[in-house]
The prediction has a mean pLDDT of 84. A computed fold for a 1410-nucleotide RNA from an uncultured Eubacteriales bacterium, annotated as small-subunit ribosomal RNA.
């Protein structure tokens, strides 16, 4: 700031412009247009907006008014005649800051009033017809009253208006049936409230109002209260039925700062009209005024978020006007947003050196990838440039905002034009690298703790594309509220039972009805929308015609099977009668015995009682036991039984009474009298509460003993409440069959209970046969399975209650019952991805069967105690290098740490490197002395070599240099290989076909026996088979055979002090090679007559003879990156190499494995026997010599059945020692010596001599061992210079027990239970402790809607009064009729006050939850 204004052809004044007259030149008139405020018509009630509010006849449909209006517009029919009085503008005077006003004068009209004329309009009184769904309507008539009218244009014809009245249209107004959103934790609501009567009002019907009478209406078929909401055509989704929404578009309604009134008007109680209250902003001179975008821009606020203060009336429409024409932010265009919907491009072809980068790599390559450069090419879309619209009618003319736009035509020239999201799985699409339960991802599962297709980023790829992801809603998936189309034994889910209302359902036969239902007809179901067919914008979205279709309502008309509804009738449902027999079935009163207690007497005497075992306790004041009498209370053994009775709780000694209900047998009687049951009612175990009784046992609480860490439990002695009984209350239980109640229907077997028929007997018992009850087994079928299965979880129909993940929670608030406890009814916020129901497979058990092993038990001999050796843990350290950790680490990696070893530390050094391979260049490889140096190493001397050659060199070796690389005992053993423990030499652990089971999965493999063994044998929906036992290997035990040297030595001979010494021997011994031998083969018992057991012979050995190598699927994320390999990280003048020294040996302590002992079955001394299996050459090393020894000196043999180590020792014989810290122990210390080594200080071993510790058999506790075994004695061997109480072999002697499997630990089979499944070292409960959310109560305290009751009462209607005012009509006049102001009064909005209800928030503290 613009959006409702128009008419001058309704009226009068002004004014400007032109012309033209007169003129006194001051002005005046007369034509013409324009402008224009006032008075008057019409229109501002349509158009446009929004969705507060309203749960309503608002809205949808379909009907109805005989109870109504209706301007303009269309037909018609009559009619307009003559008068009056005002005022607005204007002048003039006052009041105000202003809006805005008073006062006086002056004037017109289609504005305003009488009077006239008038009807079929309206009032009230008659008459007749005719018709209707009630009140009543229509038509005709008779006579009375009432009540009209404008005008203006035009020269004229005319033409616009006027006033009555009829019709139609068109648009409203009421009234009705039906439909329309949650809450019953709102269940009872209503005073004009319901109806009558009469009146008032109203366009009109009605409590619409008002007066009186009446006492009625609503309402479980949701009244009444809160919440929440504009309604519908339709739109979205979805097969569909439904769910969800109500933008844009049409229709309807409601609102216009908020509330309230009315006023004019055809219509409004009126978005850009009035009047009041209020809140707000705004101007004021402080006295008062002015406003109302939920119109169209536009602006500021508020949000995640939503546009231009644009052109235009050219086209569609609207108002006004006779028209011209003016008005329209309705409209119709542009502008802004990929907001949608729908077309288009960003280019096509051809191009392999597969460029050049990027990325990866197993270093060959492989991807991007014809991709791209390059070469033809086309021209949407863009640029320029030219031409250029339809949209405009009615015959010309004029008239375009869009817009020079759509469209045409030329040229230009691949140029200007691709981006998001994704890539574990559901879901198409994968690799690098970074990062390392960080950083972040995530719709659901869930990723991310060094190798992340899941996180960043690259690369590549997948997907849609000018758009793509993301969030929010809704609706699908979701048969997860199931009306189409669920369920309730165990998953959530059958009321605790019954009676019985209302409601739902309901036998056969006949008639009538025609509500339900079918049919068929009309009439509506607006129009756009959605399907269909055409036509157009080149297609398409979209536009447009025409058609279907709108599943719904209204009427007519027809059917008559089914369902209802009236009538009649059956008898099978349902009842009644008769005759019967069963039963803890309820109520009441009575009666008994055993038995426990207490009481009183006798006897009697030291105890009893309890217990796993004691203890409280009781008992010499006489108890327990026994005997007798008596009290009392309470329960009813036996019978007795998945038997009976009852709806259910639930009922058990007899008797008597009162009394209910099945049931069998009958067929006399009623004739659908039926089932079911929301609410109501009533019954309802135990415990508990109340009053008053009772009280023998029992027994919550309570006390006291035991137990035990505790032990407020379990057990033991007491013992009070209750338990019994009347009467009341309470109303819950795993009130269970975890299975609501009726009916009919659907193999079969075989118990029991009760009566009945049939058949057989003299008779019972017995057999068959139908009914009612209770069990058990099972067919179909039913189930997720398990399992029901005529007593259905089976096929169906009826009605009833209940269910919708888990926890919060049956909990909180609030109703309702209760004397209390305390129960019904019953959320929510939050929280988690599960929770659960039924199988299966393991695993587990202080389930349970069977069965094993030194597992226990019976036994030997030991550890734990002590010194010592050794390994570990600590701690200590510069460092005490690392590893191994219940069994199954700890005398383990180490079958040898003084130096090395060595990885650890300190200090000195090296850097292509101590060690590999490549390239070049230079040499005298290699020994060896000298110096410095702790030594690596540094410098310097001296001697001086080998292969090949095509004579140039090469090779080997060493230096020197570049860089590739080297090098790591640095990390990961939970990234691996490989190797190894273990369970475990346990007897097991699988496959295939086939069967069964939806399925995991069973079955085989369970089962009966037997065996060390899933070993064998039988049986068996299973039949085979494979790993594994067993055997095959090795070694001992016999024995044959071959062979005899270094072994042997009967016989022959020869020899010695002896001696196999020597000849010879092949006989034994023995060595070492091939055989044999043992296989339940043979007898006899048992057993199924097998399997295989138990005896026996017979044999060297007898039932796998002993021993050993051998270790199934698999388990422990066992153990090792330090044996060695290797993936990733890491280091790179150093975590790599070298040297010297320390260290690994430390020591308050603590454990493990072992040696030596504590002594007489012994120590010491002397005499003197007998193995075996090994091991030797930088080796064993004899003799012989020296020393006490340890060893040293010399030195012989042997590379070994030849020689050496070598003496075996225990035992034996004999002597001492005589029980003691010793002749026992031997630690430790001192001194001297002896060996190996470059070197014994840190740190070897050994020997002599002297010292001589603990310890006198060891606490809980724990360990090995079934026979040539424990035990006890020596001997060798590897390692090794040296070092053995360790380790891995040897053999010498050489036992004891074992009844038996209840425990203890380990393991195997069947079973069984399970809420474990990283599998009992599992899971899990509650408290309290700390963070956090959420929510109850809580003295209160704040705040919102709604009601009610008073008080105050603007405006306005309406009603009174109206002594004030007052033109029109009446009257000559006075006055009067009438109207007004005012002023009363009745409703009345705001606002005040009050007393509650209700809904929020907030609140010390305080409850449980999570």
């Nucleotide at each position: 700031u613009g959006c409702a204004g128009u008419c001058g052809a309704g009226c009068g004044a002004g004014g400007g412009u032109a012309g033209a007259g007169c003129u006194u030149c001051g002005g005046u008139u007369c034509u013409a247009u324009c402008c224009g405020a006032g008075c008057g018509g019409c229109g501002g009630a349509c158009g446009g907006g929004u969705g507060a509010g309203g749960a309503a006849c608002a809205c949808g449909u379909g009907a109805g008014c005989a109870a109504c209006c209706u301007g303009u517009c269309u037909u018609c029919u009559a009619c307009a005649g003559g008068g009056g009085g005002a005022u607005a503008c204007c002048c003039g005077a006052c009041a105000g800051a202003a809006a805005u006003g008073u006062c006086g004068g002056c004037u017109a009209a289609u504005a305003c009033c009488g009077c006239a004329u008038a009807a079929g309009a309206c009032c009230a009184c008659g008459u007749c017809a005719c018709c209707g769904c009630a009140u009543g309507g229509u038509g005709a008539u008779g006579a009375g009253g009432u009540a009209a009218a404008a005008g203006g244009a035009g020269c004229a014809a005319u033409c616009c208006g006027g006033u009555a009245g009829a019709a139609g249209g068109u648009g409203g107004g009421c009234u009705c049936g039906c439909g329309u959103c949650c809450c019953a934790u709102u269940a009872g609501c209503u005073a004009g409230a319901u109806g009558g009567u009469g009146a008032g009002g109203u366009a009109a019907c009605g409590g619409c109002u008002c007066a009186c009478c009446a006492u009625g209406g609503c309402g479980a078929c949701g009244a009444u209260g809160g919440g929440u909401a504009g309604c519908c055509g339709a739109c979205c989704u979805g097969a569909g039925a439904g769910g969800g929404u109500g933008a844009u578009c049409g229709g309807c309604c409601a609102c216009a700062c908020u509330g309230g009134g009315a006023c004019u008007g055809a219509g409004a109680c009126a978005c850009g009209g009035c009047c009041c209250a209020g809140a707000c902003u705004c101007c004021u001179a402080c006295g008062g005024g002015a406003g109302g975008c939920a119109g169209c821009a536009g602006u500021g606020g508020g949000g995640a978020a939503u546009a231009u203060u644009g052109g235009g009336c050219a086209a569609u429409g609207g108002g006004c006007g006779a028209a011209a024409g003016c008005c329209u932010g309705a409209c119709c265009c542009a502008g802004c947003a990929a907001c949608g919907c729908c077309g288009c491009g960003u280019g096509a072809a051809g191009g392999a050196a597969g460029a050049a980068g990027g990325u990866u790599u197993u270093c060959g390559g492989a991807u991007c990838g014809u991709a791209a450069a390059c070469u033809u090419u086309u021209g949407u879309c863009c640029u320029a440039u030219g031409g250029g619209a339809a949209g405009a009618a009615g015959a010309a003319a004029g008239u375009g905002a869009c817009g020079g736009u759509a469209c045409c035509a030329u040229a230009g020239g691949a140029g200007g034009a691709a981006g998001c999201c994704c890539c574990g799985g559901c879901u198409a699409a994968c690799u690098a690298c970074g990062u390392g339960c960080c950083a972040g991802c995530a719709g659901c599962c869930g990723c991310g703790g060094u190798a992340a297709u899941a996180c960043g980023u690259a690369g590549g790829g997948g997907g849609c594309g000018a758009g793509c992801g993301u969030u929010g809603u809704c609706c699908g998936g979701a048969a997860u509220u199931a009306c189409u189309g669920g369920g309730c034994g165990u998953a959530a889910a059958g009321g605790g039972c019954g009676c019985g209302u209302a409601g739902g359902c309901g036998g056969c036969c006949c008639g009538a009805u025609a509500a339900g239902u079918u049919g068929u007809g009309u009439g509506u179901g607006a129009a756009a929308u959605u399907c269909c067919c055409g036509c157009u914008u080149u297609c398409a979205a979209g536009g447009u015609g025409g058609g279907c279709g709108u599943u719904g309502c209204a009427c007519g008309c027809a059917a008559u099977a089914c369902u209802g509804u009236c009538g009649g009738g059956c008898u099978u449902g349902a009842g009644u009668g008769c005759a019967g027999g069963a039963g803890a079935g309820g109520g009441a009163a009575g009666c008994g015995g055993a038995a426990u207690u207490c009481c009183a007497a006798g006897u009697g005497u030291a105890g009893c009682g309890g217990u796993g075992a004691a203890a409280u306790g009781c008992g010499u004041a006489g108890a327990u036991a026994u005997u007798u009498g008596g009290a009392g209370g309470a329960a009813c053994a036996c019978c007795a039984g998945u038997g009976g009775c009852g709806a259910a709780g639930g009922c058990g000694g007899c008797u008597u009474u009162c009394u209910g209900g099945a049931c069998u047998g009958u067929a006399a009687c009623u004739g659908a009298c039926g089932c079911u049951g929301a609410g109501g009612c009533g019954c309802g175990a135990a415990a508990g509460c109340g009053u008053g009784g009772g009280g023998a046992g029992c027994a919550a609480a309570c006390a006291g003993g035991a137990u035990u860490a505790g032990a407020u439990a379990c057990c033991c002695u007491g013992g009070u409440a209750g338990u019994c009984c009347a009467c009341g209350c309470u109303g819950u239980a795993a009130a269970c069959g975890a299975u609501g109640a009726g009916u009919g229907c659907u193999a079969g077997g075989u118990g029991u209970a009760g009566g009945g028929g049939g058949u057989a007997u003299c008779a019972a018992c017995g057999c068959c046969c139908a009914c009612u009850g209770u069990g058990c087994c099972g067919g179909a079928g039913u189930u997720a399975a398990c399992a029901c299965a005529a007593u259905a979880a089976g096929c169906a129909c009826u009605c009833c209650g209940c269910c919708u993940g888990g926890g919060g929670a049956g909990u909180a608030c609030g109703g309702c019952c209760g004397c209390a406890a305390g129960g019904u009814u019953g959320a929510a916020a939050c929280u988690c991805a599960a929770a659960g129901g039924a199988a299966u497979u393991g695993a587990c058990g202080g389930g349970g069967g069977c069965c094993c092993g030194c597992a226990c038990a019976a036994g030997c001999a030991g550890c734990g105690g002590a010194g010592c050796a050794u390994g570990u843990g600590g701690u200590u350290u510069a460092a005490u290098u690392c590893g191994a950790a219940g069994c199954a680490a700890c005398g383990c990696g180490a079958a040898a740490a003084a130096c090395c070893u060595u990885a650890c530390c300190a200090g000195g050094g090296c850097u292509u490197g101590a060690c590999a391979u490549c390239g070049u260049c230079u040499g005298g490889a290699u020994a060896u002395c000298u110096u410095g140096g702790a030594a690596a190493c540094a410098a310097g001397g001296u001697a001086g070599g080998c292969c090949c050659u095509a004579c140039g060199g090469g090779g080997a070796c060493a230096g020197a240099u570049a860089g590739a690389c080297a090098g790591g005992u640095g990390g990961u053993g939970c990234a691996u290989g490989g190797u190894u423990g273990u369970c475990g030499u346990c007897a097991g652990c699988u496959c295939g076909u086939g069967u069964c089971g939806u399925g995991a999965g069973a079955u085989g493999u369970u089962g009966g026996g037997u065996u060390a063994a899933g070993u064998c044998c039988c049986g068996c929906a299973a039949c085979g088979a494979g790993c594994g036992c067993a055997a095959c290997c090795c070694u001992u035990a016999u024995u044959a055979c071959u062979a005899g040297u270094u072994a042997c030595u009967a016989a022959c001979a020869g020899g010695u002090a002896a001696g196999g010494c020597u000849g010879a021997g092949g006989a034994c011994u023995c060595u070492a090679g091939u055989g044999a031998g043992a296989c339940u083969g043979c007898c006899g018992g048992g057993g199924a007559c097998a399997a295989c057991u138990c005896g026996g012979a017979g044999g060297a050995a007898g039932g796998u003879g002993g021993g050993g190598a051998c270790g199934a699927c698999g388990u422990c994320a066992a153990a090792u990156c330090a044996u060695c390999a290797u993936g990733c990280c890491c280091c790179u003048u150093a975590c790599g190499u070298c040297c010297u020294g320390g260290g690994c040996u430390a020591c308050a302590c603590a454990c493990g494995u072992g040696c030596u002992a504590c002594a007489a079955u012994g120590g010491g001394c002397g005499c003197a026997a007998c193995a075996a299996a090994g091991g030797g050459a930088a080796g064993c090393g004899a003799g012989c010599c020296u020393g006490c020894g340890a060893a040293g000196g010399u030195a012989a043999g042997c590379g070994g059945a030849u020689c050496c180590c070598a003496a075996a020792a225990a035992a034996g014989c004999g002597u001492u020692c005589u029980c003691a810290g010793u002749u026992c122990g031997g630690a430790u210390c001192g001194u001297g010596g002896g060996c190996u080594g470059c070197a014994a200080c840190c740190c070897g071993c050994c020997c002599a001599c002297g010292u001589g510790a603990a310890g006198u058999c060891g606490g809980a506790g724990u360990u090995g061992c079934u026979a040539g075994u424990a035990a006890u004695c020596g001997c060798g061997a590897a390692u090794c210079a040296g070092c053995a109480u360790g380790u891995c072999g040897c053999g010498g002697u050489g036992a004891a027990u074992a009844c038996g499997u209840u425990c203890c630990c380990g393991g195997g089979c069947c079973u069984u239970g399970u809420a474990c499944a990283c599998a009992c070292c599992g899971c899990c409960c509650g408290u309290c402790a700390c963070a956090c959310c959420a929510u109850g109560g809580g003295a209160g305290u704040c705040g919102g809607g709604a009601g009610c009751a008073c008080c105050c009462g603007a405006a306005g209607c309406c009603g009174g009064u109206g002594a004030g005012g007052u033109a029109a009509c009446c009257g000559c006049a006075a006055g009067g009729a009438g109207c007004c102001a005012g002023c009363c009064g009745u409703c009345g909005a705001a606002g005040g006050u009050g007393a509650g209800a209700u809904c929020g928030a907030u609140g010390a503290c305080u409850g449980g939850g999570g």